[in-house]
RNA sequence: AACUCAUCGAGACCGGCUGAGGGACAGGCCCGAAGAAGCCGGGGCAACCGACCACGCAAAGGUGCGGUGCCAAUUCCUGCGGAAGCCUGAGCUUUCGGAAGAUGGGGC
Numbered sequence: 001a002a003c004u005c006a007u008c009g010a011g012a013c014c015g016g017c018u019g020a021g022g023g024a025c026a027g028g029c030c031c032g033a034a035g036a037a038g039c040c041g042g043g044g045c046a047a048c049c050g051a052c053c054a055c056g057c058a059a060a061g062g063u064g065c066g067g068u069g070c071c072a073a074u075u076c077c078u079g080c081g082g083a084a085g086c087c088u089g090a091g092c093u094u095u096c097g098g099a100a101g102a103u104g105g106g107g108c
Base pairs, nucleotide, nucleotide: 003106004105005104006103007102008101013042014041015040016039017038021031022030023029025079026078027077028076043071044070045069048067049066050065051063052062053061075100080097081096082095083094084093085092086091
């Protein structure tokens, strides 16, 4: 790495260096010289794992100390399939499930 489990409609930005890209992929639609990505410093959000506290039969709870993660847009939307509605049709809308992806835990 494969594999497995949980979650993904909430939340959270400033400064410095630098200088053209970025939003996984494809299509769309956006963000970007009023500064993208990256690096550094500081700040913040959250509570997956550990730790500690409290309660208890158990579970639910709290702190935010340690390990991660995250801080435009629902994972930005769609991608494959089912159902319902609209439409002459192409197609559109809503909804359910899946795929893919991300993060954490397990695992090797």
Overview: Predicted 3D model of a 108-nucleotide RNA (SAM riboswitch aptamer (S box leader)) from a Planctomycetia bacterium. The prediction has a mean pLDDT of 85. Its Rfam family is "SAM riboswitch aptamer (S box leader)". About the family: The SAM riboswitch is found upstream of a number of genes which code for proteins involved in methionine or cysteine biosynthesis in Gram-positive bacteria. Its family is annotated with regulation of gene expression in the Gene Ontology.